[in-house]
RNA sequence: GUGGGUGUAGCUCAAGGGCAGAGCGCCGGACUGUGGCUCCGGAUGUUGGGGGUUCGAAUCCCCUCACCCACC
Numbered sequence: 001g002u003g004g005g006u007g008u009a010g011c012u013c014a015a016g017g018g019c020a021g022a023g024c025g026c027c028g029g030a031c032u033g034u035g036g037c038u039c040c041g042g043a044u045g046u047u048g049g050g051g052g053u054u055c056g057a058a059u060c061c062c063c064u065c066a067c068c069c070a071c072c
Stems, first nucleotide, its partner, number of pairs: 001071007010024004018055001026042005048064005
């Protein structure tokens, strides 16, 4: 340089164009002599960035950034 892949909550990952979710973690409470386990409740996102298409975009298109793979 060429082609491809990944990027979503603190972490690991879901999400057929139609309210962005789960598990773990975190906070509060119940339980317990304390802690843990268990149970109940809660908070947390400019979906890497910019633009386009659309009534509507995490999802489709273009550009761009970071990382990974193959080739050169």

This is a predicted structure of a 72-nucleotide RNA (transfer RNA) from Luteitalea pratensis. The source organism's lineage runs through Bacteria, Acidobacteriota, Vicinamibacteria, Vicinamibacteraceae and Luteitalea. Rfam family: tRNA. The family's RNA type in Rfam is transfer RNA.